[in-house]
Molecule: small-subunit ribosomal RNA
Organism: Triplophysa rosa
RNA sequence: AGAGUUUGAUCCUGGCUCAGAAUGAAUGCUGGCGGCAAGCUUAACACAUGCAAGUUGAGCGUUAGUUAGCUCUCCCUUGGGAGAGCAUGCAAAAGCAGCGGACGGGUGAGUAAAGUAUGGGAAUAUACCUAUUAGUAUGGAAUAGCCUUGAGAAAUUAAGGGUAAUGCCAUAUAACCUCUAAGGAGGAAAGAUUUUAUUGCUAAUAGAUUAGCCUAUAUCUGAUUAGAUAGUUGGUAGGGUAAAGGCCUACCAAGUCAAAGAUCAGUAGCUGGUCUGAGAGGAUGAUCAGCCACACUGGGAUUGAGAUACGGCCCAGACUCCUAUGGGAGGCAGCAGUGGGGAAUAUUGGACAAUGGGGGCAACCCUGAUCCAGCUAUGCCGCGUGAAUGAUGAAGGUUCUAGGAUUGUAAAAUUCUUUCAGUGGGGAAGAUAAUGACGGUACCCACAGAAGAAACCCUGGCUAACUCCGUGCCAGCAGCCGCGGUAAUACGGGGAGGGUUAGCAUUAUUCGGAAUUAUUGGGCGUAAAGGGUGCGCAGGUGUCUAGAAAAGCUAGGUGUGAAAGCCUGGGGCUUAACCCCAGAACUGCAUCUAGAACUAACUGGAUAGAGUGUAAGAGAGGAAAAUAGAAUUCCCAGUGUAGAGGUGAAAUUCAUAGAUAUUGGGAGGAAUACCAGAGGCGAAGGCGAUUUUCUGGCUUAUAACUGACACUAAGGCACGAAAGUGUGGGGAGCAAACAGGAUUAGAUACCCUGGUAGUCCAUGCCGUAAACGAUGAGUGUUCGCCCUUGGUCUAUUCUGAUCUGGGGCUCAGCUAACGCGUUAAACACUCCGCCUGGGGAGUACGGUCGCAAGACCGAAACUCAAAGGAAUUGACGGGGACCUGCACAAGCAGUGGAGUAUGUUGUUUAAUUCGAAGCAACGCGAAAAACCUUACCAAGGCUUGACAUAUUUGGUGCCUCCCUCAGAAAUGAAGGGGGGCUAUACCAAAAACAGGUGCUGCAUGGCUGUCGUCAGCUCGUGUCGUGAGAUGUUGGGUUAAGUCCCUCAACGAGCGCAACCCUCUUCUUUAGUUGUUAACAUUAAGUUGAAUACUCUAGAGAUACUGCCAGUUUUAAGCUGGAGGAAGGUGGGGAUGACGUCAAGUCAUCAUGGCCCUUAUGCCUUGGGCUACAAAUGUACUACAAUGGCAACUACAAAGAGCUGCAAAGGGGUGACCCUAAGCGAAUCUCAAAAAGUUGUCUCAGUUCGGAUUGCUCUCUGCAACUCGAGAGCAUGAAGUCGGAAUUGCUAGUAAUCGGAGAUCAGAACGCUCCGGUGAAUACGUUCCCAGGUCUUGUACACACCGCCCGUCAAGAUCCAGGAGUGAUUUCUACUCAAAGAUGGUGUACCAACCUGCAAAGGGGGAAUCCAUCUAAAGUGGGGGUUGUGACUGGGUUUAAGUCGUAACAAGGUAAGUGUAGGAGAACCUGCACUUG
Repeated sequence: AGAGUUUGAUCCUGGCUCAGAAUGAAUGCUGGCGGCAAGCUUAACACAUGCAAGUUGAGCGUUAGUUAGCUCUCCCUUGGGAGAGCAUGCAAAAGCAGCGGACGGGUGAGUAAAGUAUGGGAAUAUACCUAUUAGUAUGGAAUAGCCUUGAGAAAUUAAGGGUAAUGCCAUAUAACCUCUAAGGAGGAAAGAUUUUAUUGCUAAUAGAUUAGCCUAUAUCUGAUUAGAUAGUUGGUAGGGUAAAGGCCUACCAAGUCAAAGAUCAGUAGCUGGUCUGAGAGGAUGAUCAGCCACACUGGGAUUGAGAUACGGCCCAGACUCCUAUGGGAGGCAGCAGUGGGGAAUAUUGGACAAUGGGGGCAACCCUGAUCCAGCUAUGCCGCGUGAAUGAUGAAGGUUCUAGGAUUGUAAAAUUCUUUCAGUGGGGAAGAUAAUGACGGUACCCACAGAAGAAACCCUGGCUAACUCCGUGCCAGCAGCCGCGGUAAUACGGGGAGGGUUAGCAUUAUUCGGAAUUAUUGGGCGUAAAGGGUGCGCAGGUGUCUAGAAAAGCUAGGUGUGAAAGCCUGGGGCUUAACCCCAGAACUGCAUCUAGAACUAACUGGAUAGAGUGUAAGAGAGGAAAAUAGAAUUCCCAGUGUAGAGGUGAAAUUCAUAGAUAUUGGGAGGAAUACCAGAGGCGAAGGCGAUUUUCUGGCUUAUAACUGACACUAAGGCACGAAAGUGUGGGGAGCAAACAGGAUUAGAUACCCUGGUAGUCCAUGCCGUAAACGAUGAGUGUUCGCCCUUGGUCUAUUCUGAUCUGGGGCUCAGCUAACGCGUUAAACACUCCGCCUGGGGAGUACGGUCGCAAGACCGAAACUCAAAGGAAUUGACGGGGACCUGCACAAGCAGUGGAGUAUGUUGUUUAAUUCGAAGCAACGCGAAAAACCUUACCAAGGCUUGACAUAUUUGGUGCCUCCCUCAGAAAUGAAGGGGGGCUAUACCAAAAACAGGUGCUGCAUGGCUGUCGUCAGCUCGUGUCGUGAGAUGUUGGGUUAAGUCCCUCAACGAGCGCAACCCUCUUCUUUAGUUGUUAACAUUAAGUUGAAUACUCUAGAGAUACUGCCAGUUUUAAGCUGGAGGAAGGUGGGGAUGACGUCAAGUCAUCAUGGCCCUUAUGCCUUGGGCUACAAAUGUACUACAAUGGCAACUACAAAGAGCUGCAAAGGGGUGACCCUAAGCGAAUCUCAAAAAGUUGUCUCAGUUCGGAUUGCUCUCUGCAACUCGAGAGCAUGAAGUCGGAAUUGCUAGUAAUCGGAGAUCAGAACGCUCCGGUGAAUACGUUCCCAGGUCUUGUACACACCGCCCGUCAAGAUCCAGGAGUGAUUUCUACUCAAAGAUGGUGUACCAACCUGCAAAGGGGGAAUCCAUCUAAAGUGGGGGUUGUGACUGGGUUUAAGUCGUAACAAGGUAAGUGUAGGAGAACCUGCACUUG
C1' cells in the first nucleotide's frame, strides 16, 4: 500500500467481498512447563449452609467462667477430692453507656439530567484530626441488667421490687457566641486512673478534610413527536432548611420554554480511559481509578457530624419458611456455594504474616477489604520437545515417459548434551526487635537417561503452497468470483508441499481498508442527485475610508487539567510480559497582561454595488371592451342528376323523400392564413387578427439625487401547461368513453363511418408534467472568429467603436467519455436545494391539504451481486447508400400428378446391423447384400483362442491329397494309401496376453463438407485515443478481384486474388510405327512397295502483353471502339479453397486417450435377415405420343477396356445364348453395331402411344438363383391424355437431345464417372425475393433476432401491510378508599427533676385516643401510546424447462416516453398538452 467481482472487450460510476489489528469471548481438533494478568457480558431470577462489623472493664452496675492464695464445711483419709466464703489477678456471657455499623465490599435496574466532564461561584455544615483561647463548679431524679410473679407454641412480653454511670435533668458561671427595641436577655461541661503524668469532657476561633447548594459550556436517536406549562414564570409576606431558592403557603401580576428543536417517545449509568486509525475521526465504557444511582418492589421517617441507612426501624405488596392457626420470621446486586437461565465464566480453600480499616491508653480483638493458594491455554510473555556426524541416497510410501524422481540427512547407525519435567540435598528476601498464610516456595547443588513432551489449518484466483485415485450437477464445497454433468490442482481419500506453533482454525462483534456521509476529504448536463417559478421574514454572507474600544483573533504569564494508563529516558525480576522511578504530555477550561492586521459591534465620512431622477427606444408582456375577414358545419332557396364518401382494398355511412357538385341568402361557435425569422416579450407556466383604455418589466444615453439601502433564502406567501372537478352558460369543428364496419388465429387496437363528456366563456378548486438547457441564484476573472434583435457615438461611398439580448464555430481549461467552452459543464467566492448500490417503492403506515381524483412529507421486512453512464468491436434491423451473383427478371427444359427403380422415415420383425438429418442427410458411406461380404438374429460349437510376440518344461514326427463313418456344417472318430519336409515346424501345459464394426466425433489426430473461388483476413513500425481500439484496409475513380491509380498520418509487409501447373484451340521443330497417304507404283482394300509432305501421335518450343491506333477519363488506373491475328482483353475448361464459422461429419477406412467385455460384447459354422409393407417423402428412369411409334435403308465419332481376359470368322438357335476357334498383354487384334439420321407407314385413339403387372417356356453365372439375380421368347397390356399449391437446373458448343465406354463385378445399373454427335432461346434491367460484400445509422443483442424481453393466470416457498376483535404493558386525567409517617388541632391515663406553694394543689411537662391536611399501594370511569395474537383480504419477492399473448429494445413492424383522464384477460389501447432520451 491494495485486490476480486457488472462487459465480447474498455473507461467511469457504484455496491458487495477479502487481506490487518483487537476481544471479559464461545465452539471444533490438539495439548509439555513456567511467569504476569483475567474470569456470569444472559435472570437487578430465586436462594440451603457457613462466614463478611465490631470494639471498649482505662465509662457503669456487675460476675456465667477462670488462676493461684487464705479461711470454713463434707468425703475418703499417706495424701487427695468436692463445696462455700474472702481478697487479688486474668478475663468477660448478657445488659446500660461511648465510638463505629453513612467506610470498606457488590451491582448497573433506574436516570438524557436532580447525573457526569471541565471551569467558575456564594448563602452553608463538618464527628474523629491540628493550632489557639477559656473552662471542667454545685446538685438531683430515674432506668436496664438483677430478683419475684405472670402471659405466650414461638417471636416476644406484662406487673412489682431494688441499682450504677463518661446515660438523663436542673442550677451557677461566660473569655466567647447568638438575639436585641442597644437598655439588656439567652447559652456549657464527665469523668477515668496505679494520683506523678496521661487521657477525656464543655464553649469558641482558625485550619485541614469531607459533604451540601448554584451556575456556564459539553453530553445518543426520532419532526411519521410542534406546540408545552398552572406552583406553571415573576413579585410581596410568612414558613422551612446547615444553607440560596416556589423548597412550601397566602395574595398579586401573566408570565416562562420552544425550529440553535421545547414537549413527547425510544435507548443508555457518566468519565479517566480502552480498541482501531497516518491523522481527523469511529466504536466502546469488563478488569484498575473518580463520580452517580440502587440494595426483594413501593412509600416513610428515626438516630446521628454524616443516612432517608446492602448485612437498622415502620407500613403496604409479591414470594419463601416456621406455627400449637392465635401469630411470627426472612431479603447473597458482600465472599464462597446451590438451583435456574445461557454458547459461556472458578474453591462452600489458607491467613490476618504484609498493606489498610473499626474499636481500644495499650496489650489486643474484628476485618471473605486485603494478601495468598486452588481451577481454566481465557489472554500476553518466555522456554522446551534434542545436538553433531551420517548415501548403498536403505526399506516402506507416493508417482512414473518404467529410465527414474520424491519423501530425504530425514531414518537407522556412531558420538555428544541435559534446559524443562523427575529424584535427592541445601535454602532465602519479603521483617527496622518479635510475628511468614504463601512455603520447604523462589533460587542453588547432585543424580539418571534422548530419555516424559506436536499439533492445527490450508494448497483454483484473491493468497504462500500440486499431483494420483475415487465420485460423475450425485455426494458435497463455498469469504467473493465460483467448482462438480467420466480425464475435478476447487468434492472425498492418499502422497507431497505451504503457513502458524502449545496452539491452530471457525463463529460473533468493533475499527480499518471505505475519499462508501468526504472538516481534513466526495458529488448533482447524460451514472443517484437543481426545488416548476418568483417574492420575501428569520438566518448566513457582504464595497472604500478614519477613529475609539478590544468580543472573536494573536503572544506571554498564572491557576487547573486526580492517580493509573499512552509516549520518552533510566532501573528491578536470568530475558520478556510485568513492576518501580523520573520526565514529557494531557492538543482543554478559566483568568491576568499586552497587541491591533483581519472579522463583528460602535461613532463619523465616501461613491465604484444598489436605487431614484431626466431624455429617448423596442416588444405575440398582462387585464378589459369593441370590431373584422377567410374557412368548416348547419338552415332556406335556385341550378342539376346518380352517385357521393372512404380505404392498402373494402364496408358501415349519405343519396331519387334529390345527396355530392355549384350559386345566392342567413345562423352560430371556435381559431386568427400570408407577415413569421435559430425574430421579440415574460420569473416560470406561457404569449400571435385589428383598435381603444388601464397597467408591469426591460434597454440605451446622461451623471443631478440618496448613500451599502446589497446577495441568497429554511419555514411562509403568490403564480403555475394539459388533463380533471363544482356551479352557471355555450357548443361550429375536433374528440376519451361508446356503437358499427373492416383487418386478424383472435383484435377489447392500429384503418374507416358516426359520436358523448371535454375542448370555449364566467367564477371557485386542483397544484402536477420529459414543468428540460434533464444544467439553482448572484458577483468577479479568463484567447478569438462569424451572424443577428434593440439602442448610442462616429462616418454618411466603404465602415468602425460601444452597451444589452439571441445563435454558430473554436484556443486554453475542464470532463469517464460524449461534449462544454465570456449565455461555461473554465477559474474563484457567497447562499439555498438535493444525492449515497439495484429492487421492494414514490409503495405501506401515520400526518397535513383536497368536493373527489389525488397531492405533499415518506419507511421497513425481504431479496440480488450487481443495477447503471459513455464510448469500442461485432452481429442484427419489416434503417439508409453503393455493388455482385442463373438471385430476380427474359427464356429453354423440368420436378411436384402416373408406373417402376432406388434411398429415407415410419411401422413390423427373432433380426429387419450401423452411420448420415435444413441449405451442407435421403441413386449418401455402398466403384455392386443369393453364400461370402455382414457388423444383425436363431441354433450348434471353441476358450492362450481365427491372428501377433516371447519364456520354460516335455514330446516326435509334421504337412498335404484321396478314400470311409456321424453331423446342417463347424467339428469329432477310426484307419488305409500316395506325395512332400527334417525345422525359425508341430503338439501339450502354464502365465503374460491376444481379440472387440463394444461406448464416447462433446477427450482426439488425420481426412472431409459448408459459407465460397466470396474478396477478404492480418502483421511490423509510426501516429491518434486514459482505454477497449482506431489509422493503414476509409475517401474519389476502376476492376472478376483489398485488381490497379490518385488523394490521405501513415509507410511497408504477409496469407489470399492474379500468375506459375494440366487440358483444348493456332503455329514451328524433332520423331515417323502399329499411325497417315499428296505424288509414284500396286491392290478388292494404305492391301503392299515407297514416302514422312499432310492428318495424327507425343516430346520440346512459339504465340496474347491493352503491345498498336482513335475516343474518353484527372495528362492516372482503366473503359469503349478498331486494326492485325488461330485466338483479345482472365481465350474455354480443370486442378488450386486465405483468417475463420458450424463442439458440422466420421472412434464402422485408418490411428488413438479414457472406460467397458474376457468359457464372451472374442472366434468358428449352418440357416435366416439387411430385399418385410398400411402410409409418407427425396432422387431418378420410362411415358403420356406425330419434332412421335413401327418397319426398311444408310453415313459420320470420341474416349476407354481386355489373359481367371476381350474374342473375330464359321456353325446352331426366333432369341437370350451355345459349339468350335483365328488374333491380341494391344495406335497392330477384339469389344464395336454408334444413335439421333433418311424413306415408308400409322392419323389423334388410352391408339401400331405407354409399358407396369401376371402366366408359361427357356438362357447364363455360380457349391447354391425358394426367401433373393440378370436376360430371352410367347402371351397379358395397369396407371398415365403434360400434372394444384409450390419448386429446380441452365447464359454457348451451354441448355435440351442422342448414343458410346469404364470402374465395381462369378453374375447382377434406370445409379456414378468419362466420351463424343446434333445443337438452341433469352438477358430491358436491378424495383422486388434469396445469398454475399463495402460504407453508414439505431440497438436494452454478444449463446449475438432461432437474440433479448413485458404483464395477467396456475403451482411451490417466503416477507410485509390491513383486519371484526381479543390479550398484555405503559402513561395521562377525574374520582373513591387511605397504611405507616409528618404537620396542625384536641387533649385522657400519667409525672421524679424546674417554678409557685407550709401543705394541698397549680403552673409546666407528657401525650393515649380522636379530628384535619398531604400521601404509597389498591379500586372505579374515561383518553392516549407501544406490543402479542387473529378467520380472512391485498401486495411484493423468488423458484432449468406450465398457460395466454408479444408491450419494449431496429422506424421493434402504430416512434418511444412524461403528466392526466377514460377503457380493456394481460402486457396495454385511446384522448388532451408536453419532451427528444